Bacterial RNase P class A from Labedella gwakjiensis, 378 nucleotides, folded computationally. It matches the Rfam family "Bacterial RNase P class A". Its family is annotated with tRNA processing, dimeric ribonuclease P complex and ribonuclease P activity in the Gene Ontology. Rfam's curators write: Ribonuclease P (RNase P) is a ubiquitous endoribonuclease, found in archaea, bacteria and eukarya as well as chloroplasts and mitochondria. By type it is a ribozyme. The organism belongs to Labedella, within Bacteria.
RNA sequence: CGGGUCGGCAAGACGGCUGCGUCGUUCGCGCGGGUCUCCCGCGCGGACGCCGAGGAACGUCCGGGCUCCGCAGAGCAGGGCGGUGGGUAACACCCACCCGGGGCAACCCGCGAGACAGUGCAACAGAGAACAGACCGCCUCAGGUGCUCGUCACCUGCGGUAAGGGUGAAACGGUGGUGUAAGAGACCACCAGCGGCCGGGGUGACCCGGUCGGCUCGGUAAACCUCGCCCGGAGCAAGGUCAGACAGGGGACCAUGGGGCUGCUCGUCCCGUCCCCGGGUAGGCCGCUAGAGGGGUGCGGCAACGUACUCCCGAGAGAGAUGGUCGUCGGCGACAUCCGUGUCGUCACAGAACCCGGCGUAUCAGCCGGCCCGUUCA
Numbered sequence: 001c002g003g004g005u006c007g008g009c010a011a012g013a014c015g016g017c018u019g020c021g022u023c024g025u026u027c028g029c030g031c032g033g034g035u036c037u038c039c040c041g042c043g044c045g046g047a048c049g050c051c052g053a054g055g056a057a058c059g060u061c062c063g064g065g066c067u068c069c070g071c072a073g074a075g076c077a078g079g080g081c082g083g084u085g086g087g088u089a090a091c092a093c094c095c096a097c098c099c100g101g102g103g104c105a106a107c108c109c110g111c112g113a114g115a116c117a118g119u120g121c122a123a124c125a126g127a128g129a130a131c132a133g134a135c136c137g138c139c140u141c142a143g144g145u146g147c148u149c150g151u152c153a154c155c156u157g158c159g160g161u162a163a164g165g166g167u168g169a170a171a172c173g174g175u176g177g178u179g180u181a182a183g184a185g186a187c188c189a190c191c192a193g194c195g196g197c198c199g200g201g202g203u204g205a206c207c208c209g210g211u212c213g214g215c216u217c218g219g220u221a222a223a224c225c226u227c228g229c230c231c232g233g234a235g236c237a238a239g240g241u242c243a244g245a246c247a248g249g250g251g252a253c254c255a256u257g258g259g260g261c262u263g264c265u266c267g268u269c270c271c272g273u274c275c276c277c278g279g280g281u282a283g284g285c286c287g288c289u290a291g292a293g294g295g296g297u298g299c300g301g302c303a304a305c306g307u308a309c310u311c312c313c314g315a316g317a318g319a320g321a322u323g324g325u326c327g328u329c330g331g332c333g334a335c336a337u338c339c340g341u342g343u344c345g346u347c348a349c350a351g352a353a354c355c356c357g358g359c360g361u362a363u364c365a366g367c368c369g370g371c372c373c374g375u376u377c378a
Stems, first nucleotide, its partner, number of pairs: 001374009012329007020052002023049012054349001058360002061358005066235004078231005083097005098112001099110004113226002118224002120220002135165002137161003141157006147150001173191006192216001194213008239286004248277006257271005293312008330347007
């Protein structure tokens, strides 16, 4: 320098004008209250001031905190997880390692328990797809035909054969030999695989070596199933609290009253006052944001992470605000160019609502670093 691989940063900067939301100060108006020239509270409006989204705030897919309900204990059903060791509040997450696969390598990928407990499934092709299978081929025998009369060729048939061809994602170990009519783990040697035993290493998954065995016993559990471990339910619209009104309930008191039909009588209809309790809905307040929080340094650890010290942390609604515009600079692209620059366009994805830890997905243009491979120079 070129190519690759892994990780991190950042999410345009500054300023003017003008909006929106919470809060604070202050002014005006209105209402209520008081110890009434004043003070307090609430509402509306104005001015000023501070602050006001993210790396994913998103999807709501996992795991927790918190809250209410349920709960002696155990089991069934249902759901989730699944190599080993560690981290964590916990996890389906993270770290390290093992095994398998890919890559020259850095590195990447894996829903990684069990297929000698049982049941099931396998499209198309193919003769045959699970304790398999004779389509072609090969071989013995029997019969026939032909002639060049043979250790011959062809046809038919009963059989044998998994070495060869062909199909397939997959065809019941591989190579060489013995053997045979032709063949075959039928037998032998080596190799691969599986299992038993022994020795060694590792916390472990597992790895290395030796020996013996039958010779080989296929795949699929994101199919049922089996084994081991974990899981009570609902969610901040959780839940708590405050005062008043209404329905309703209870108690005490009053008494022949008031009102309408009617101007009066009769008749008829309707109606008490006070106190206490009070479900649900609506409203105010709390829950509400300083927390398993972040940065730095030291220590422990390969790491995830833990721990000590220090510093930092100004959204919290009403399911509702956090914007717009202009100027200068910056990145990128196009065009023009007198090579100084100028003009135009563009600068994502998205957006809190109880809070955290993850995962997944979206994302314009960039910057920085580790490692690997190749090339060149010293």
Overview:
The coordinates come from a structure-prediction model, not an experiment, and the mean pLDDT is 76.